[in-house]
RNA sequence: CGCUGGAGAGAGGGUGGACCACCACCCCGCCGAUGGGGAAAGCCCUUCUGGGGUGAAUCUCUCAGGCAGACGGACAGCG
Numbered sequence: 001c002g003c004u005g006g007a008g009a010g011a012g013g014g015u016g017g018a019c020c021a022c023c024a025c026c027c028c029g030c031c032g033a034u035g036g037g038g039a040a041a042g043c044c045c046u047u048c049u050g051g052g053g054u055g056a057a058u059c060u061c062u063c064a065g066g067c068a069g070a071c072g073g074a075c076a077g078c079g
Stems, first nucleotide, its partner, number of pairs: 001079005010028001012027006029067003035063001036061003042054005
């Protein structure tokens, strides 16, 4: 890189737009497996009971993102 599998959460309400599961704005309720942020032990430095740096996640925050389907999708298997 290719193929396959791949979860979660309102088809929420209001207004306008030609109906809608579409678009824009507003309101409330939610999700965590894209992205982004946080930081444990340890290690290093130090003016050393202190301070600083480094430091992972499926943990955590929900900023972006997402909450029918589609798209996407961490991760897994095969090539």